[in-house]
c-di-GMP-I-GGC riboswitch aptamer from a Desulfobacteraceae bacterium, 75 nucleotides, folded computationally.
The source organism's lineage runs through Bacteria, Pseudomonadati, Desulfobacteria, Desulfobacterales and Desulfobacteraceae.
RNA sequence: UCAGAAAAAGCCAAAUUCGCCGCGAGGCGAAGACGGAAAGCCACGGGUCUCAAGCAGACAGCCGGGUUACCUGAA
Numbered sequence: 001u002c003a004g005a006a007a008a009a010g011c012c013a014a015a016u017u018c019g020c021c022g023c024g025a026g027g028c029g030a031a032g033a034c035g036g037a038a039a040g041c042c043a044c045g046g047g048u049c050u051c052a053a054g055c056a057g058a059c060a061g062c063c064g065g066g067u068u069a070c071c072u073g074a075a
Base pairs, nucleotide, nucleotide: 001074002073003072004071011036012035016031017030018029019028020027021026034061040067041066042065044064045063046062047059048058049057050056051054
């Protein structure tokens, strides 16, 4: 650097429920575990969604891109 998740140590946490924040999409915490090899981070491009409709916002577990990283193998 590239590939992979068989092994080993781990990591994250869908739906749903409870509490809180928000007009809302949604977010945070706890429980939970559908799944994930970047389901770590970034709103740069596309997309979807929201509204009080703007030089406004949400989604990174929608796709692409950027960037960082454990283990194993190859060069």